Predicted 3D model of RNase P RNA and transfer RNA as a complex of 437 nucleotides. Rfam match: Bacterial RNase P class A. It is annotated as a ribozyme. Model confidence (mean pLDDT): 76 of 100.
C1' cells in the first nucleotide's frame, strides 16, 4: 500500500425559475412580503415508558413476562463494567495456558411426569458375547473388568481384594453438594475438610423466585349540526329477559319509557389533545464506563387523505475509456420517506472517514 | 394506525405432542387399441420461502427477514 472482518462516524453542495404546507405581517378581498419545512433509520412494531380514559367490597382458578452479579436509567427483554462457560487465533511436542477476539434464551434434570428414532443385550429398576461358580448339562446363579452398537452406556488411572469381578476398599485425579477460612460490594475465585459418583432434554410439560389491572390518539374532553320516542317480528316485565363487574367461576350491583333481529331515516363538521420536551448544542466537573450534575446558549416539520417537489446549469465524490501528465468524454451518486410524543432493539443502506485485528505484495 | 394467518413436487393439499417427506391432478415411459381417449403398470420430479439458534437429530421448537392473504374502523 491492498484485501477482509469488527466498532464508531458522515450520508452531497451552490445558483436560477415554477410550485406545495405552515407561521408572522400588510390588506376590505384577491393577493403580496418575510421566516421555517424529513431520517439515521422517519421502516419493522420486537421491548419499555409518558399521556388519556375506564375499572377496582371480596374470594378462587387460569393467563402473561423475566431469570449470573453490580451499576446506569422515568422504565426496559436496553446499555456499561465484571464473573462463569463456549469457541477461534496465539503460545506449547503434548497435557495444557488464558494474552487477544467471538458467542451465550447464563435459575432448577439431585421434586415429579414425559421423550430419547435406527442400531444395540440394555437408553436408566442394564447380562448379547465374554469371565467365573454350580452340576436337574440346550439348565441355574454371580459378575459392569474386556468386546461390540450408538449422539449418548453408569467417573478415570493404578493397586488391594475375589471363584471371577465390582467405589467393595485404598491412593491420585475429575465432577457435584454442604461447611469453614481468605480475597471481592456481589456474581465468583483460591485453600482446607466432609459426603456422594445420581446419562441427555426445561427454545417438552413443569418447579422455584421476582413481577404484572384493561384499553390505545380511531384514547379522551368540548363546541356545532341533525333526527323518527318510525315500522315489522321475537323475548321479557320482580319466580325477571338482558346488562355491568379486567380472561373464567362464585359473589355483588343495575334492570321495564326494557332487550334482540330486520328495515327505514338523520349526521358523518370544527377546536383541543398536538409540537418547550426524561429537548438539542457547547464547556466544565465526577465516574473505568453506561451516564449524571452545573453553567451558557438555541427553539428546530406539524399535515388530516395528508406539504417537504420539478426543471436547467455549475461544482464535489466514485468507476470506465483516452492520455506521459494536466485534462476530456461517458456512466453512476444508496436505503428510504414524519402522522401523539419519547428511550432502546432489529432490519435496509451507493460512496466515504477514523480506529483495531488478521492476511498479503514490493521497497527501505 | 393496530391485530391474525399462510408459504411443502409444475398445480391443489396432507404430514406438524422432533426420528427415512406423502396423496390427487399433471409430465414421461411401457402395455392395451387399426388409431385416439378411457383403462392398467412403472418412473422422474423436493435445499420443506430465506437466515440463524436449541437439540445427537428440526418441515415440526424458538428468534429474525421476505412475500401473500385476511380482520378491526
Nucleotide at each position: 500500500g491492498c484485501u477482509a472482518u469488527a466498532a464508531a462516524g458522515u450520508g452531497g453542495g451552490c445558483u436560477a425559475u415554477c410550485g406545495c404546507u405552515u407561521c408572522a405581517g400588510u390588506g376590505a378581498a384577491a393577493a403580496c412580503u418575510g421566516g421555517a419545512g424529513a431520517g439515521g433509520a422517519a421502516a419493522g412494531u420486537c421491548c419499555g415508558g409518558a399521556c388519556a380514559u375506564u375499572g377496582c367490597a371480596g374470594a378462587g382458578c387460569a393467563g402473561c413476562g423475566c431469570a449470573c452479579u453490580a451499576c446506569c436509567u422515568a422504565a426496559c427483554a436496553g446499555g456499561u463494567a465484571g464473573g462463569c462457560a463456549u469457541u477461534c487465533c496465539g503460545c506449547g511436542u503434548a497435557a495444557g495456558u488464558g494474552g487477544g477476539g467471538u458467542u451465550g434464551a447464563c435459575a432448577g434434570a439431585a421434586a415429579g411426569u414425559g421423550c430419547c428414532a435406527c442400531a444395540g443385550a440394555g437408553a436408566a429398576u442394564a447380562a448379547c458375547c465374554g469371565u467365573c461358580c454350580u452340576a436337574u448339562u440346550u439348565g441355574g446363579g454371580a459378575u459392569a473388568a474386556g468386546g461390540g452398537u450408538g449422539a449418548a452406556a453408569a467417573u478415570g488411572u493404578a493397586g488391594u481384594g475375589u471363584a471371577a469381578g465390582a467405589g467393595a476398599c485404598u491412593a491420585c485425579a475429575a465432577u457435584a453438594u454442604g461447611u469453614u477460612u481468605u480475597g471481592g460490594u456481589a456474581a465468583c475465585a483460591a485453600a482446607a475438610u466432609a459426603u456422594a459418583u445420581g446419562g441427555g432434554u426445561a427454545a417438552a410439560c413443569c418447579u422455584u423466585g421476582c413481577g404484572c389491572a384493561a384499553u390505545g390518539a380511531a384514547a379522551u374532553g368540548c363546541c356545532a349540526a341533525a333526527u323518527a320516542a318510525g315500522c315489522a317480528g321475537g323475548c321479557g316485565c320482580u319466580g325477571g329477559a338482558g346488562g355491568g363487574u379486567u380472561g373464567c367461576u362464585c359473589g355483588c350491583c343495575c334492570g321495564a319509557u326494557g332487550c334482540c333481529u330486520g328495515u327505514g331515516g338523520g349526521u358523518u363538521g370544527g377546536c383541543a389533545g398536538a409540537a418547550u420536551g426524561a429537548g438539542g448544542u457547547a464547556u466544565u466537573a465526577u465516574g473505568c464506563g453506561a451516564a449524571u450534575a452545573a453553567u451558557a446558549u438555541c427553539c428546530c416539520a406539524g399535515a388530516u387523505a395528508a406539504a417537504u417537489g420539478a426543471u436547467a446549469g455549475c461544482c464535489g465524490c466514485u468507476g470506465u475509456a483516452u492520455g506521459a501528465a494536466a485534462a476530456u468524454a461517458c456512466a453512476g451518486u444508496a436505503c428510504a420517506g414524519a402522522a401523539u410524543c419519547c428511550g432502546g432493539c432489529u432490519u435496509a443502506u451507493a460512496a466515504u472517514u477514523u480506529u483495531a485485528u488478521a492476511g498479503u505484495a514490493a521497497u527501505u | 394506525g393496530g391485530g391474525g394467518a399462510a408459504u411443502u413436487a409444475g398445480c391443489u393439499c396432507a404430514u406438524c405432542u422432533g426420528g427415512u417427506a406423502g396423496a390427487g391432478c399433471g409430465u414421461u415411459u411401457g402395455c392395451a387399441u387399426g388409431g385416439c381417449a378411457u383403462g392398467c403398470a412403472a418412473a422422474a420430479g423436493g435445499u420443506a420461502a430465506c437466515c440463524g439458534g436449541u437439540u445427537c437429530g428440526a418441515c415440526u421448537c424458538c428468534g429474525g427477514u421476505a412475500u401473500u392473504c385476511u380482520c378491526c374502523a